[in-house]
Large-subunit ribosomal RNA, domain IV from an Acidimicrobiia bacterium, 361 nucleotides, folded computationally.
Its Rfam family is "Bacterial large subunit ribosomal RNA".
The source organism's lineage runs through Bacteria, Bacillati, Actinomycetota and Acidimicrobiia.
Context: one part of a larger RNA
RNA sequence: CCGUGGUUAAGGAACUCGGCAAAAUGGUCCCGUAACUUAGGGAGAAGGGACGCCCCGGUAGAGUGAGAAGACUUCGCGUCUUCGAGCUCGAGGGGGCCGCAGUGACUCGGCCCAAGCGACUGUUUACUAAAAACACAGCAGCGUGCUAAGUCGCAAGACGACGUAUACGCUGUGACGCCUGCCCGGUGCUGGAAGGUCAAGAGGAGAGGUCAGCCACUUCGGUGGCGAAGCUUUGAAUCCAAGCCCCAGUAAACGGCGGCGGUAACUAUAACCGUCCUAAGGUAGCGAAAUUCCUUGUCGGGUAAGUUCCGACCUGCACGAAUGGCGCAACGAUUUGGGCGCUGUCUCAACCACGGACUCG
Numbered sequence: 001c002c003g004u005g006g007u008u009a010a011g012g013a014a015c016u017c018g019g020c021a022a023a024a025u026g027g028u029c030c031c032g033u034a035a036c037u038u039a040g041g042g043a044g045a046a047g048g049g050a051c052g053c054c055c056c057g058g059u060a061g062a063g064u065g066a067g068a069a070g071a072c073u074u075c076g077c078g079u080c081u082u083c084g085a086g087c088u089c090g091a092g093g094g095g096g097c098c099g100c101a102g103u104g105a106c107u108c109g110g111c112c113c114a115a116g117c118g119a120c121u122g123u124u125u126a127c128u129a130a131a132a133a134c135a136c137a138g139c140a141g142c143g144u145g146c147u148a149a150g151u152c153g154c155a156a157g158a159c160g161a162c163g164u165a166u167a168c169g170c171u172g173u174g175a176c177g178c179c180u181g182c183c184c185g186g187u188g189c190u191g192g193a194a195g196g197u198c199a200a201g202a203g204g205a206g207a208g209g210u211c212a213g214c215c216a217c218u219u220c221g222g223u224g225g226c227g228a229a230g231c232u233u234u235g236a237a238u239c240c241a242a243g244c245c246c247c248a249g250u251a252a253a254c255g256g257c258g259g260c261g262g263u264a265a266c267u268a269u270a271a272c273c274g275u276c277c278u279a280a281g282g283u284a285g286c287g288a289a290a291u292u293c294c295u296u297g298u299c300g301g302g303u304a305a306g307u308u309c310c311g312a313c314c315u316g317c318a319c320g321a322a323u324g325g326c327g328c329a330a331c332g333a334u335u336u337g338g339g340c341g342c343u344g345u346c347u348c349a350a351c352c353a354c355g356g357a358c359u360c361g
Stems, first nucleotide, its partner, number of pairs: 001356008010347002014345001019342001027051005036041001038175001052097005061089004067083006098102001110340007117332002122134002138173007150159003176327004181257003186254002188250005195245003201239002206234005213226005258276005285319001286316001297313005
């Protein structure tokens, strides 16, 4: 010097990102216990008191109950009443004794206030994350009529389910309370079938190639033109499904939910008016928020002093209603702020014990 323990004057979080760590609390009985609340809780709330040993005395009492007596009797090893040994448990009270200390060691909750998030118990990154993430009961939508939809498999087959719409599958939201506004123009889905478009296929108008043959010319070698049948290449009209276009519906489907100018008896502001655009222009509730850039916004509270915190305001850069909105008792090894208690966290360090380090062997 390091590690693990122990103690510490005065102060008591001044330490620090942060009370991290440590200290403190702790058991049983009794008293007592707030806001709030889903009336269950909260609650071991909080906050107090007692506790050892000896004697009265194993006392009062409680449990069990051998056995005894009496009554009844269906004569049963029956029923009822009273007494009751033994065993087990056991207060409360009075008197006394000792110590600094009596749950004497060990074991053995710190508590309160306010807020965010998630209702809760649960689950998770085996080896850096336990959470506000996942799940959840509840709610809603969509699909599915049974050889169900859906899933696995090439198939047979199997699950779903030896179930049958109070069922099953998928999706979203996430207890509970109060609620869940407007937009179907885009995308998706569902329905519609008149019209437009439209594949393969059917169809075969027509066109091309080849060529028997024919015609013209010829230097007799050939050249040019026409061209049946067959073969072959191509191919118009016409017929025709779904889809798309089209027409509707649908937002607890994916999603979206404006701008400018003016206006009121001081000023300010704008209930009001005008205008442009849109499918419709954000309703209730909340709001500097797990969301606020400017920003340590402004005001209030708490502190001597508060970029955090709490309560408000609303100028919401860029909240907002099942991608749920706002509340909410209980719950949480959750996050944030404050307080009491307590302490070597600190002012500021000291000593002790043990084990290392170090020296010698």